Record summary:
The prediction has a mean pLDDT of 82. The part of an RNA shown here (large-subunit ribosomal RNA, half A) has 1586 nucleotides and comes from Hydrotalea sandarakina. Taxonomically the source falls in Hydrotalea (Bacteria, Pseudomonadati, Chitinophagia, Chitinophagales). It was read from a public genome assembly.
Context: one part of a larger RNA
RNA sequence: GGCGCAUGGUGGAUGCCUUGGGUCUGAGAGGCGAAGAAGGACGUGGUAAGCUGCGAAAAGCCGGGGGGAGCUGCACACAAGCGAUAUAUCCCCGGGUCUCCGAAUGGGACAACCCAUCACGUUGAAGGCGUGAUACUCGAAAGAGAGCCAACCUCCUGAACUGAAACAUCUAAGUAGGGAGAGGAAAAGAAAACAAAAGUGAUUCCCUGAGUAGUGGCGAGCGAAAAGGGAGGAGCCCAAACCGUAGGAGCGUGCUUUUACGGGGUUGUAGGACUACGAGUAGUUAAUGCUUUUAAGCUGAAUUAUCUGGAAAGAUAAACCGUAGGAGGUGAAAGUCCUGUAGGCGUAAAUAAGUAUUAAUGAGUAGUAUCCUGAGUAGUGCGGGACCGGAGGAAUCCUGCAUGAAUUUGCCAGCACCAUCUGGUAAGGCUAAAUACUCCUCAGACACCGAUAGUGAACCAGUACCGUAAGGGAAAGGUGAAAAGUACCCCGAACAGGGGAGUGAAAUAGUACCUGAAACCGUGCGCUUACAAGCGGUCGGAGCUCAGCGAUGAGUGACGGCGUGCCUUUUGCAUAAUGAGCCUACGAGUUGUUCCUAACUGGCGAGGUUAAGUUUUAGAGAAACGGAGCCGUAGCGAAAGCGAGUUCUAAUAGAGCGAAUAGUCAGUUGGGGCAGACGCGAAACUUUGUGAUCUAUCCAUGAGCAGGUUGAAGUUCCGGUAACACGGAAUGGAGGACCGAACCCGUUAGCGUUGAAAAGCUUUGGGAUGACUUGUGGAUAGGGGUGAAAGGCCAAUCAAACUGAGAGAUAGCUCGUUCUCCCCGAAAUGUUUUUAGGAACAGCCUCAGAUAUAGAAGUUUACUAGAGGUAGAGCUACUGAUUGGGCUAGGGGGUUUCAUCGCCUACCAAACCCUGACAAACUCCGAAUGCUAGUAAAUAUCUCUGGGAGUGAGGCUGCGGGCGCUAAGGUCCGUGGCCGAGAGGGAAAUAACCCAGAUUAGCGACUAAGGCCCCCAAUACGUAGUUAAGUUGAACAAACGAGGUGAGACUUCCCUGACAGCCAGGAUGUUUGCUUGGAAGCAGCCAUUCAUUUAAAGAGUGCGUAACAGCUCACUGGUCGAGAGGUCUUGCACGGAAAAUAAUCGGGCAUCAAACUACGAGCCGAAGUUCUAAACCUUGCUUUAUGGUAAGGUGGUAGGGGAGCAUUGAAAACUGCGUUGAAGGUGAUGGGCGACCAUUGCUGGAGCGUUUUCAAAAGAAAAUGUAGGCAUAAGUAACGAUAAAAGGAGUGAAAAACUCCUUCGCCGAAAGUCUAAGGUUUCCUGAUCAACGUUAAUCGGAUCAGGGUUAGUCUGGACCUUAGGAGCACCCGAAAGGGGAAUCUGAUGGGAAGCGGGUUAAUAUUCCCGCACCUGCUAUACAAUGAAAGUGACGCAGUGACGUGGUGGUUGCGAACAGACGGAUGUUCGCCUGAGAGGAAGCUUCGGUGGAAUCGAAACCAUAAAAUUGCUGCCAAGAAAAGCGAGUAUAGCAGCCAGUACCGUAAACCGACACAGGUAGACGGGAUGAGUAUUCUAAGGCGCUC
Repeated sequence: GGCGCAUGGUGGAUGCCUUGGGUCUGAGAGGCGAAGAAGGACGUGGUAAGCUGCGAAAAGCCGGGGGGAGCUGCACACAAGCGAUAUAUCCCCGGGUCUCCGAAUGGGACAACCCAUCACGUUGAAGGCGUGAUACUCGAAAGAGAGCCAACCUCCUGAACUGAAACAUCUAAGUAGGGAGAGGAAAAGAAAACAAAAGUGAUUCCCUGAGUAGUGGCGAGCGAAAAGGGAGGAGCCCAAACCGUAGGAGCGUGCUUUUACGGGGUUGUAGGACUACGAGUAGUUAAUGCUUUUAAGCUGAAUUAUCUGGAAAGAUAAACCGUAGGAGGUGAAAGUCCUGUAGGCGUAAAUAAGUAUUAAUGAGUAGUAUCCUGAGUAGUGCGGGACCGGAGGAAUCCUGCAUGAAUUUGCCAGCACCAUCUGGUAAGGCUAAAUACUCCUCAGACACCGAUAGUGAACCAGUACCGUAAGGGAAAGGUGAAAAGUACCCCGAACAGGGGAGUGAAAUAGUACCUGAAACCGUGCGCUUACAAGCGGUCGGAGCUCAGCGAUGAGUGACGGCGUGCCUUUUGCAUAAUGAGCCUACGAGUUGUUCCUAACUGGCGAGGUUAAGUUUUAGAGAAACGGAGCCGUAGCGAAAGCGAGUUCUAAUAGAGCGAAUAGUCAGUUGGGGCAGACGCGAAACUUUGUGAUCUAUCCAUGAGCAGGUUGAAGUUCCGGUAACACGGAAUGGAGGACCGAACCCGUUAGCGUUGAAAAGCUUUGGGAUGACUUGUGGAUAGGGGUGAAAGGCCAAUCAAACUGAGAGAUAGCUCGUUCUCCCCGAAAUGUUUUUAGGAACAGCCUCAGAUAUAGAAGUUUACUAGAGGUAGAGCUACUGAUUGGGCUAGGGGGUUUCAUCGCCUACCAAACCCUGACAAACUCCGAAUGCUAGUAAAUAUCUCUGGGAGUGAGGCUGCGGGCGCUAAGGUCCGUGGCCGAGAGGGAAAUAACCCAGAUUAGCGACUAAGGCCCCCAAUACGUAGUUAAGUUGAACAAACGAGGUGAGACUUCCCUGACAGCCAGGAUGUUUGCUUGGAAGCAGCCAUUCAUUUAAAGAGUGCGUAACAGCUCACUGGUCGAGAGGUCUUGCACGGAAAAUAAUCGGGCAUCAAACUACGAGCCGAAGUUCUAAACCUUGCUUUAUGGUAAGGUGGUAGGGGAGCAUUGAAAACUGCGUUGAAGGUGAUGGGCGACCAUUGCUGGAGCGUUUUCAAAAGAAAAUGUAGGCAUAAGUAACGAUAAAAGGAGUGAAAAACUCCUUCGCCGAAAGUCUAAGGUUUCCUGAUCAACGUUAAUCGGAUCAGGGUUAGUCUGGACCUUAGGAGCACCCGAAAGGGGAAUCUGAUGGGAAGCGGGUUAAUAUUCCCGCACCUGCUAUACAAUGAAAGUGACGCAGUGACGUGGUGGUUGCGAACAGACGGAUGUUCGCCUGAGAGGAAGCUUCGGUGGAAUCGAAACCAUAAAAUUGCUGCCAAGAAAAGCGAGUAUAGCAGCCAGUACCGUAAACCGACACAGGUAGACGGGAUGAGUAUUCUAAGGCGCUC
């Protein structure tokens, strides 16, 4: 270290619980507000931070009612009180009070603040304070309106994604969104309506009609109405005619006209006026009375004992009540213990309903001459829109523009239009109910959830937190019955934590608290582990340990055999292809639907069935009623129509579709449609808003730029010219001038890259008076802005910001998709496709049914009969191609000729002959196989109909081919096999090759491929050969090479002596000739390579020489004594033979073999076959049976079918189990093929199960899944500027860091001081150290407590105006809203006034001291009579004056002592005495050096402080308004509100941090120096938290 057991920690799953949610039902209410709402800010308590309540009358005040012994909210402490039999607390009703903001309303504003005017009060005035009034619109006034609020409603406006597999009409959809307005409902509404020869009689809503009529790129889709059945039910009023009153106008003076008012009158069978008659009923509204309803609240039956137990409500036993056995609580489970419940009672104001009385209002008949009956209207044209109707043949309705009637003998409608007929009476208005919704109140319910669930929120949640903002948005429940919340002791620095003790039933229930799983981290014990190679398991197994009397079991596991995870995606994955660190919880085919279809089950059946609704009732239920409607019962036809037929047709023919019956309703399930439709996932589109604190540009108003250099124009002087010009010198101080700090930028290199920093640091660089930089306030906004332009920037986001919404957009794409067993089981092909990784149809799979119940359409075998043109073959059999030869037209060439005629030809070559040979698109021929048909046999399939699929990427290999190189692990077809979806054995390993198809078990048997020396099961088996190369045994490697060796055939030589060896010879012409310097056998050339002697000997086979020589060979003789040589074929072997991790046949190794060849014998060898046993399925037989028996079967991905297990809830039964211990957790044992189940030990401490049926938020290992927890890397990197520390003392449990001291170091145009913004208590003091601080901490910007900010003069307001903003009037616009003179507002600017010193732990121009000043008012005295001009009032650059500042010196310095230290001071002692100017003598390298005399505080150095707004120059020509102008002097009075602490180049601001970044203005000493550069330093501050 591993495994096991035990025991802990961590963690917070699981179980149980529920205060909170979710979805509804019934009833109520349906608004609140200028009498100040909704919503807030700030206050309010004895102590008081939060919540709740309340409002300066402040957890409350007054009155009425109720109630009653305790009370002062949550909130359990202390203090101080109230009350106790009725005036406590408390509950209900009514009243009072009710700061400030908010419609917000006196004016203003940055909400919760500031400032007014008038009247009154306070004061003599002013200032200050108190009370009341003071906005706008409408209205004569009274009065009303304004704003808020969930859904529902009406109107105005109005998208896009999406669907159409693209897209434009269309769709989505008049949806989402925006705007206006109203009510408890809204809207609509009493026919210029429907209908159709019959009728209905306002509107609204439900069912049906009906997915019908229609409409529609006639695509996707959209989609009525009448009629019928129901709910509800309700009708009315004006205008006009006519009459009158009052006013005005006209004229004819009593008429006309007009306005207002009163009467009258209101419709289609036309009505009314008018004329003539004539009457107050029904109903409606209002007021008053009565009854009922209604608050807090009151009453309200009935149980005891014993046992267990901590506790009884449990068990046992015996009782009781019930108009009450709903519910909750009580120490476990309660009708009878408590609160309650059923029932009964009570009641102020107010409301509603009913009823009575009174008052008001409210109808008719006849006549028909005249009058009235809704005008820029109806209609029409053009353009749009609404209807089912998309411009269509298009009625009807609305109207932007234009035009424009009729008048009851009229007019409108009835789907173009016309006629007849029918219905109605427009151009004015009101109207309940039935219907829609629920922010809210009360009561109740639930097959909803139970803390990752259910609301985002069970808890102080729209909180913390994030963001500039719009907006986004968490986590977090449980001690116990009761705090009985651990007195006391000990360890410890400790109020940390722990150990005892004690409480309690329990403390492993101790506030980090019920149960307490897993990951992860420990401790103890048993076995095991240091030669061992490992997807870590599995099979076998010794030893050791433990239990048991034993049998045996449990733990461990030396050693051996076999063995490359899971998922997904793929032809194919151990793959080095995807996904997962681990654990726990959550996490994906659901729900709705008058839709379609199929199966099953049930009811009824030529019929079946109700919908809305109504009634009853024990009330979301159920039953009955309800027959509207739907499906079926009859079809055919385009239709008229006919009808068991009908249509076509001349037809009676023929053909098509029908007829010879089964449906319908409901439930469940499979599939489809419509809906988000299995889950997660875009980039985008649209719409309403939010953003210019970043950044871009612009507007207004302010600020900044050390120092040095150059030297334009102009001017002056001189020269010069007739005069200019021109030249020179001065002066002058221009410039998108030069160098260079601050400042701005970001060129180079390095570093940094899990940073110090989500853009920096160091170095270097560019600009630095300008098109410069910067502060404050403002403007421009998303198809928009802004842009010296990079598609740059618009809040770390830009080729179209961000936020919410449409929205669950869409995704032919990727990923993921959760329990078990059983049966069958594919495809990767064809056709088509804006189609190729998608889809439709077909093919192949599955399930149900049917045909047939026979030997059939399927399959196999045999036979018979066929069609055919492939393989092969063939080609004087065609077409085409073709070798060699012959023959020979034709041609070429040569030769010949003057030219011919000729001749020759190893030239080309037709035809023909011989010979050889070729073809996918040649065939005189021509199989095998396959196919068709028939017969026979065997087998048990095939086919059809319907439900459900998946597949439509294939791959390798054999054979036949195309393409390619007769290349590819290539590609495309055909035909088999296999993989895919197939395990097992063999080929070392190795999807596909060989063998072989796995239901399960066996330490049975036999075989296949392949093997048998060892690894490794089985032969070192037998016979006969081959190989010497480790060939075998890399590749079956080649051409080629080779006296390797075996076999065979043919052939030559040979006892007349072969072949090899040895001995001997190998000569002569001649050095042949030629050539040559030489060439003699042997450089080369030539040839009668000849001849002679010989046994034999080449004008020479090699070596050799300069050439000769020399050595040798051929050839011959001798010796020896039997075989020797060659060619061809063939077996095995050799060379040829070079590659990348490491040699190698898999290894060791093997040689008459363990190699190869041939034959033979035996054995091994698989999940094959077989034996034994078992399970399941199918079929048959049998049977009461799912039992028995026989035969057959059981690999499996996508996929189809069947049967089960578990979880949560419900109903009923078990009249089930449970403190004598439920669920859950954790072990053990047993059962089931399995999902799982049962029993039991420990823990746990209150609930839980079994059976049958039902209903589902119903099963996880994977989705770079979501949330939480825990690992790993790892005790590793790092600890944020390398300005630096050291010593001593103190405190303390502890000191590198805290305090003090002494040294050291760093900054010093800053790392010092002041101040604006921003922050908001960080400031000071005391106490503390858990957390925070990158370490420790006694310290702190941390925690706790207390304290601290003082103004007439500083800043802002009570003053002014800029950019800009608001905006009465006015203008524009569907609405919202957009502009906008006046006016108001708005600083970054204008505008009255204070300095010095002192003081606190912490404030000071504020307090104190001293000395000043301003404004207003009152009083007194004096002066003035001027009133609208002016002023305020402004650029840049250069330059001057004024003057302040700094430094040094003088007034001595040092030491010791006194003193706690230091300083001051005192005493004693000692010592020194002038900076600077100046520049002599001397020396000298002539540059200097040197320093005397003298002067010397009236000094020296520098000068750009502010202010005065000067002066000069220049061109770009440089705010507004208030104020001032508009008395003086003296005395007195008055002087309000806000800010004021602290940080502020930073540890307090902006950057997530105590962050190397960023942040406006003022001061900024000395030496060096031109300088704010640089280096050193003062004051002051620091050493950067390991």